Small-subunit ribosomal RNA from an uncultured prokaryote, 1384 nucleotides, folded computationally.
RNA sequence: GAUUGAACGCUGGCGGCAUGCUUAACACAUGCAAGUCGAACGGAAACGAUAGUAGCUUGCUACUAGGCGUCGAGUGGCGGACGGGUGCGUAACGCGUGGGAAUCUACCUAUCAGUUGGGGCAGAGUCUAAUACCGAAUACGGUGCUUCUGUAAAAAGUAGUACUAAAGUGUGCCUCUCCUUGGAAGCACACGCUGAUAGAUGAGCCCGCGUUAGAUUAGCUAGUUGGUGGGGUAAAGGCCUACCAAGGCGACGAUCUAUAGCUGGUUUGAGAGGAUGAUCAGCCACACUGGGACUGAGACACGGCCCAGACUCCUACGGGAGGCAGCAGUGGGGAAUAUUGGACAAUGGGCGCAAGCCUGAUCCAGCAAUGCCGCGUGUGUGAAGAAGGCCUGAGGGUUGUAAAGCACUUUCAAUAGGGACGAAAAGCCUAAGUUUAAUACGCUUGGGUCUUGACUUAACCUAUACAAGAAGCACCGGCUAACUCCGUGCCAGCAGCCGCGGUAAUACGGAGUGUGCAAGCGUUAAUCGGAAUUACUGGGCGUAAAGCGCACGUAGGUGGUUUAUUAAGUCAGAUGUGAAAGCCCCGGGCGCAACCUGGGAACUGCAUUUUAAACUGGUAAGCUAGAGAGUAUAGCAGAGGAAUGUGGAAUUCCGGGUGUAGCGGUGAAAUGCGUAGAUAUCCGGAGGAACACCAGUGGCGAAGGCGACAUUCUGGAUUAAUACUGACGCUGAAGGGACGAAAGCUAGGGGAGCAAACGGGAUUAGAUACCCUGGUAGUCCACGCCGUAAACGAUGUCAACUAGCCGUUGGGGGGCUUGACCCCUUAGUGGCGCAGCUAACGCGUUAAGUUGACCGCCUGGGGAGUACGCCGGCAACGGUAAAACUCAAAGGAAUUGACGGGGGCCCGCACAAGCGGUGGAGCAUGUGGUUUAAUUCGAUGCAACGCGAAGAACCUUACCUACUCUUGACAUCCACAGAAGUUUGAAGAGAUUCGAACGUGCCUUCGGGAACUGUGAGACAGGUGCUGCAUGGCUGUCGUCAGCUCGUGUUGUGAAAUGUUGGGUUAAGUCCCGUAACGAGCGCAACCCCUAUCCUUAGUUGCCAGCACGUAAUGGUGGGAACUCUAGGGAGACCGCCGGUGACAAACCGGAGGAAGGUGGGGAUGACGUCAAGUCAUCAUGGCCCUUAUGAGUAGGGCUACACACGUGCUACAAUGGUCGGUACAAAGGGCAGCGAAGCUGCGAAGUGGAGCGAAUCUCACAAAACCGAUCGUAGUCCGGAUUGCAGUCUGCAACUCGACUGCAUGAAGCUGGAAUCGCUAGUAAUCGCGGAUCAGAACGCCGCGGUGAAUACGUUCCCGGGCCUUGUACUCACCGCCCGUCA
Repeated sequence: GAUUGAACGCUGGCGGCAUGCUUAACACAUGCAAGUCGAACGGAAACGAUAGUAGCUUGCUACUAGGCGUCGAGUGGCGGACGGGUGCGUAACGCGUGGGAAUCUACCUAUCAGUUGGGGCAGAGUCUAAUACCGAAUACGGUGCUUCUGUAAAAAGUAGUACUAAAGUGUGCCUCUCCUUGGAAGCACACGCUGAUAGAUGAGCCCGCGUUAGAUUAGCUAGUUGGUGGGGUAAAGGCCUACCAAGGCGACGAUCUAUAGCUGGUUUGAGAGGAUGAUCAGCCACACUGGGACUGAGACACGGCCCAGACUCCUACGGGAGGCAGCAGUGGGGAAUAUUGGACAAUGGGCGCAAGCCUGAUCCAGCAAUGCCGCGUGUGUGAAGAAGGCCUGAGGGUUGUAAAGCACUUUCAAUAGGGACGAAAAGCCUAAGUUUAAUACGCUUGGGUCUUGACUUAACCUAUACAAGAAGCACCGGCUAACUCCGUGCCAGCAGCCGCGGUAAUACGGAGUGUGCAAGCGUUAAUCGGAAUUACUGGGCGUAAAGCGCACGUAGGUGGUUUAUUAAGUCAGAUGUGAAAGCCCCGGGCGCAACCUGGGAACUGCAUUUUAAACUGGUAAGCUAGAGAGUAUAGCAGAGGAAUGUGGAAUUCCGGGUGUAGCGGUGAAAUGCGUAGAUAUCCGGAGGAACACCAGUGGCGAAGGCGACAUUCUGGAUUAAUACUGACGCUGAAGGGACGAAAGCUAGGGGAGCAAACGGGAUUAGAUACCCUGGUAGUCCACGCCGUAAACGAUGUCAACUAGCCGUUGGGGGGCUUGACCCCUUAGUGGCGCAGCUAACGCGUUAAGUUGACCGCCUGGGGAGUACGCCGGCAACGGUAAAACUCAAAGGAAUUGACGGGGGCCCGCACAAGCGGUGGAGCAUGUGGUUUAAUUCGAUGCAACGCGAAGAACCUUACCUACUCUUGACAUCCACAGAAGUUUGAAGAGAUUCGAACGUGCCUUCGGGAACUGUGAGACAGGUGCUGCAUGGCUGUCGUCAGCUCGUGUUGUGAAAUGUUGGGUUAAGUCCCGUAACGAGCGCAACCCCUAUCCUUAGUUGCCAGCACGUAAUGGUGGGAACUCUAGGGAGACCGCCGGUGACAAACCGGAGGAAGGUGGGGAUGACGUCAAGUCAUCAUGGCCCUUAUGAGUAGGGCUACACACGUGCUACAAUGGUCGGUACAAAGGGCAGCGAAGCUGCGAAGUGGAGCGAAUCUCACAAAACCGAUCGUAGUCCGGAUUGCAGUCUGCAACUCGACUGCAUGAAGCUGGAAUCGCUAGUAAUCGCGGAUCAGAACGCCGCGGUGAAUACGUUCCCGGGCCUUGUACUCACCGCCCGUCA
């Protein structure tokens, strides 16, 4: 996707045509479903008509008359064997298909012959009939017997003999006979009856082929298989019986078990197939269950009989009755399936001469959207794009011409009226023909007449009136057409598969759009398809599931070459059959369609027959080549096999000698051995096992496997050349019998070494292990079992064909230059490789290529090679071999990355080599923790912790407490009032509240306007509230590591690869060379800034060599432009030059020159990306939350707490030092609410002072270490300075919580710091001071500046981090991965 006898949910207007217990072959109340014939018969119970009689309420009742129409019951005939139902049973000659011979067939058709004459019995009482029943006659016939002909035997024929048939009824006529309206006999016709022969129809029987699954069902069978005699049947036959024989079936699946009615067909599919067997049609079986026969043409009989059983009902308890799997209907079962309807009008059936009767067959109606088909639910116009809904970026969009409105139509439904087809026959009358003696009857044709409709309140037509009465269902994450909002927040829920839902859900629920189908739509169930996913068409087996461990060989399958023949397979034609319906095609009829109907085609099949003879098969006769297979002859290599014997080296043990303290073992040890003499060493002996070197991708064998030497026996391969046999071949898991590593088993031997189990010692958290020391089975031999291995080339055997090159083993041949030579060929064994194949990896004449033959095996993972059963085995165990249940994967090959206690190369203060620290002390500062009303918040491995904070006493401030405000502290809009504002009083902690005084501004078109303040109302403000895992921006980190990519091309099925790998080189993916790659981009480098040298320009506030003046002294002054310096511009460095190395390269090493040499030193500069890294508290921002509070104000407090822990620093522990005195030398900065000089005061912090300076001019501002002296003398000190007391200074509204500094006094810990750990490679570390930002004040922090100024680097094994190549991977959230077991 298609389909269904469907069911369920929601919904539901009409019609046509179909269909409707799939389950309990469960049980059934009630009614109906098989009768008919009076033209077979005796008759007359009922009804009717007629006639008569009686009674009378004059139209009723009763009686009489089988005389009439008719007819219950009975005798008889025909039919109840059809029609209708169901699918229990059945795996079968049941069904399908095609054949066959040994049969029957009522009614029907045709032909021939006949149809005569009589009679009796039975039961209860009597009478009685027949087409009931029974004899007799006859019969060309039938049956039996006999004769002859005939034949292999029959059949058929011939003659004789015995037995064996029948039924009448109705109608018409009167010529002959009798009585005579007319009838009887008779005649005629019709319907019957009997016998026979044919046909038709129906039925019985037999056979070939086909017809489900299971081998965990392998043997079955005694009437069984056959024969003879007999019986039996309509008929063949073990169908039955007696006797005889011992057969019959089975791996081509018997027997057994399970399931099942079969078919035409239906459904699906391109087909081949698969599934199915409702309705319709053919066959079969069954009729409560089981059995049996009777009648009959036909039954072993659905609405017949008998018996038994179960069940139900009735009963007077003695006994009876019943069978819905007929149509309705009931109960029950079930998800589920209809009316106790109408009619015989049609079609068909039974009976009948017929009329007719019967018919739940049938035709109709009812119920059900159960299905298929058709129709409708309006049509046109209509923009103010209405209202409402939904969304929104707030403008609008969408629903949407949709609605309303206007105009029109009336199918269907409703009402009213009309109104077919289905009906033709039959009956009656009649005409013609035919029949006949006949103008009867009958038959055929025609005419007339008379009727016959359940459906039907139908189809159809007309009219009326109103758009009036008529739309839902599912879906909208992908597959799959269709998207937004709200709610919810891993909840509720969805889900066919993947999956969705943890606060922005197109996936849940609702809504609004939308999509699909439509009187239906979804869901569930089921079948086929897609599924080449059982592969016949049409698959596979090296690694995904899958080659038996291996050969031998039976059946089977298959098979070289020539000729002839046959015709089984094969090819072609013809004939018969292949029911109808259905499917398909062409027509026709219902308005169309569904549906119905006519014709055709088809039914791919089976059978018979004819032809062909290439191929396959059969038969017969051959062939052997350069040709399959085998045999013979002669060689040849070999760990091929079996048995027997022999040998040496080594280990161990025993005896003896020498000799002395250890040996042995390991990563290190210990157990162990040893002074009772080990180990070591020498000699001798015993015993068992294994065979060093040779030895080799060497050899042999079917595989397992085989290795000292010799002998015997023995199998196979191979080579050369000839001869012979003549297809003898290949395969072979139905079965069979051989072989088959190691381990293991039974009983016996042997036992040196090794060594499961076991003991001990170590290792370890543990160590039932790895390591060590011992050690028993076993390993060995001979006999017998076992029968499995990653028994692997994970590759079955055989054969043929299809490029090569290089090795190697064995045999043969040839050549010459005779060699460690070359060439050819054959059988093995290896490496590479073309075509081809393969998912790829790979294979590639030793195929996994192209083919042929045969065998085995596979069909998602787990369960499981397990259970049960069977077979084998002494056992261990092996072989064969499931299911329940469970998962949505398991798996292969390759790719990118990541990772590895994998490998290679390389780098980095990464290690190493050094210097100085941290970790110990005190203090400072940050963090954790604790505490608290609050100790606001954030940052948390590196990459948080002197971090945000370049500076918390108030403020800051976000926190706490208390007191206050509510359009608000801040923004915009409106109205009203007032300038704003300044000064001041009272209350209060203050915010705030209540007053008082002063003040009337600016612009103006005179209306007003702008700014500000107050009051009022609402829109709104406000939030350092949450989410950094919704975000922007910014930042950290890997990392200043050398990487990260793209276009085109090429390779690959593809993911991807190549480029970017390789050889060198570099600090560098820097450069060179090579190269299926060629180029390019972001990074690297360079360009920029500072610094190092020089030149030039300029010369004040800076400088002063030379000239001059002046001072106590000073560039102080004139002047100078040289120098320093300042700040503009240039130069210079590029491996440029030389030598060497290197590949004639890139480059590297050394040197010269140079201020500087190989990036000169430093800075800025941070690729693609990673870490859901950090930040919603810088800022911005989505969503959520608060709105008299989570907003705002004020005061006070807190962020400064303190048993403790950590980080970062400062100061020290001292003599390279401290203290005191003296003397030198910087750079870079700051300064107007500022820096602040001189002078004066104070011990000092500082005060006073106010010159100068918006600064190369003035000032902060004395640099310190250093140097020169003095002192201290190794001590808790003249080290160290914490802590504390007192007294002060400064800033500030204010130093209590809680500032810095000064003086005096006090004088703690600390004597160089455990494990561990940090920084640094040169003007660096270390050490010394100076400045700045922030800032009222408050640095030991941070950012800068200069002074003094080292040591070391062998080197890359190791630790950490990183880069490139390569390798393994079950990882890809990527090793902080994945994953196994136990427990909860």

Its mean pLDDT, the model's own confidence on a scale to 100, is 83.